[in-house]
RNA sequence: GGAGAGCUCCAGGCGGUCGCUCCCGUCCUCGGACGGGGGAGGAAAGUCCGGACUCCCACGGGCAGCAUGCUCGCUAACGGCGAGGCGCGGCGACGCGACGGAAAGUGCAACAGAGAGCAGACCGCCUCGUAGGCCCUCGGGCCCACGGGGUAAGGGUGAAAGGGUGCGGUAAGAGCGCACCGCGGGGCCGGCGACGGCUCCGGCACGGCAAACCCCAUGCGGAGCAAGACCGAAUAGGGGAGGGGUCGAGCGGGCCGCCCGUCCCGCCUCGCGUCGCCUUCGGGCGCCGCGGCCCACUCCCGGGUUGGUCGCUAGAGGCCGGCGGUGACGCCGGUCCCAGAGGAAUGACCGUCCCCGCGGCCCCUUCGGGGUGCCGCGGGACAGGAUCCGGCUUAUGGCGCUCUCCGGUG
RNA sequence: GCGCCCGUAGCUCAGCUGGAUAGAGCGACGGCCUCCGGAGCCGUAGGUCAGGGGUUCAAAUCCCUUCGGGCGCACCA
Numbered sequence: 001g002g003a004g005a006g007c008u009c010c011a012g013g014c015g016g017u018c019g020c021u022c023c024c025g026u027c028c029u030c031g032g033a034c035g036g037g038g039g040a041g042g043a044a045a046g047u048c049c050g051g052a053c054u055c056c057c058a059c060g061g062g063c064a065g066c067a068u069g070c071u072c073g074c075u076a077a078c079g080g081c082g083a084g085g086c087g088c089g090g091c092g093a094c095g096c097g098a099c100g101g102a103a104a105g106u107g108c109a110a111c112a113g114a115g116a117g118c119a120g121a122c123c124g125c126c127u128c129g130u131a132g133g134c135c136c137u138c139g140g141g142c143c144c145a146c147g148g149g150g151u152a153a154g155g156g157u158g159a160a161a162g163g164g165u166g167c168g169g170u171a172a173g174a175g176c177g178c179a180c181c182g183c184g185g186g187g188c189c190g191g192c193g194a195c196g197g198c199u200c201c202g203g204c205a206c207g208g209c210a211a212a213c214c215c216c217a218u219g220c221g222g223a224g225c226a227a228g229a230c231c232g233a234a235u236a237g238g239g240g241a242g243g244g245g246u247c248g249a250g251c252g253g254g255c256c257g258c259c260c261g262u263c264c265c266g267c268c269u270c271g272c273g274u275c276g277c278c279u280u281c282g283g284g285c286g287c288c289g290c291g292g293c294c295c296a297c298u299c300c301c302g303g304g305u306u307g308g309u310c311g312c313u314a315g316a317g318g319c320c321g322g323c324g325g326u327g328a329c330g331c332c333g334g335u336c337c338c339a340g341a342g343g344a345a346u347g348a349c350c351g352u353c354c355c356c357g358c359g360g361c362c363c364c365u366u367c368g369g370g371g372u373g374c375c376g377c378g379g380g381a382c383a384g385g386a387u388c389c390g391g392c393u394u395a396u397g398g399c400g401c402u403c404u405c406c407g408g409u410g
Numbered sequence: 411g412c413g414c415c416c417g418u419a420g421c422u423c424a425g426c427u428g429g430a431u432a433g434a435g436c437g438a439c440g441g442c443c444u445c446c447g448g449a450g451c452c453g454u455a456g457g458u459c460a461g462g463g464g465u466u467c468a469a470a471u472c473c474c475u476u477c478g479g480g481c482g483c484a485c486c487a
Base pairs, nucleotide, nucleotide: 001406002405003404004403005402006401007400009398010397012353013352014351015350016349017348018347020039021038022037023036024035025034026033027032041382045393046392048391049390050389051388052387053224054223055222056221060260061259062258063257065220066219067218068217069216070084071083072082073081074080085099086097087096088095089094100215101214105213106212107209108208122155123154124151125150126149127148128147129146130145132143133142134141135140163181164180165179166178167177168176182204183202184201185200186199187198188197189196190195228310229309230308231307238301239300240299241298242297243295244294245293250267251266252265253264254263268292270291271290272289273288275286276285277284278283303486304485305484317336318335319334320333321332322331323330324329354380355379356378357377358376359375360374361373362371363370364369411483412482413481414480415479416478417477420436421435422434423433429467438454439453440452441451442450460476461475462474463473464472
């Protein structure tokens, strides 16, 4: 000097003028004026996760469903974070990993290929038989065709062909035998653990896909501040459908994917009629149908309002210091109060300083460049609260520190 | 603000239990027919399957993420 890796921090400063919003105080002609104070972010975003809070009376059990998935920890909780293990990528700093189970079961693998799941002889290699040809030292040898058999070394197909390399072995081959590597099992040692190391045994069984069904483990009741509570105003306290209607360990509903439990709520001795049974002939009981009335609750149609207050911002809060921990984080002490609006406020202009880029002048020069002194022009990103908090992801400008690799010079 | 759904040719949609060269209708263009046009018949073109990444031998389809669009949700009686 070049190319990278990791981490931290900032989010332009100051002054002036004109404005916006909320709170407090004073004045007040109840419109407002004056004074003081507060006023967006690292992502406020996407709404992808997790909680707080509120309601569903309470939220207990089972099934289903969904999510997560190496280990140990952190945390209110998490799909987040920290440390470690293993695997992959990179020369490296370092980065990435839905990283449980395929020896529980079901399933999938198009095309190509002989064969695709406890597979498979297409070519090849070897051997035997038969027929033929050639050579011949008459023992035999070689070539070719057909048929039988052996063979997973080699070729070929494919994303994938039932361990890999080498030596031996064999008719040719083959874990057939051996060495090393891989794989599986046992033992010992280290570690909380994932796992690692050493050693012995086994000739190899157990291919891939679970972001296919599934199995295992763990977690999850549902809805969401338009939750919810109170006050006020207005309207027709309306209509329809579903379902139920007598006293009981019944029926229905609240209930929400389904079932059960607990709890809570509602449940006419209504009228008429047909039929059946009983009858002391007065009637009674039961089933069914029609009608009236009432009703917990659900859904639909119709009507009214578009107001106020609370929830609402002091919190798993910020900053500083100390201690514990490798770390995420925890504990202790001190200090501070830091938007709370309700279609939604934090802005605009000017000056000056700062940073970056370009151009010009000046200075130095080993002629490659360098210094920044001055001037001019341009630029300073992404983007904005809406109940709050912890994360993730995405968008985005720049300073700095540490580290790695390469090249040059001393 | 909160919840839910969708994105395939110019338009409307299939395909989305993974295995095609991604199809259909309408439309566009060309040819035949006709005096001309329409209708009819024949043919052709047209696609980053919204963008990116991952799983898999293989992705429009499965998973993650981003972008764009749409729908619903107030209170009272």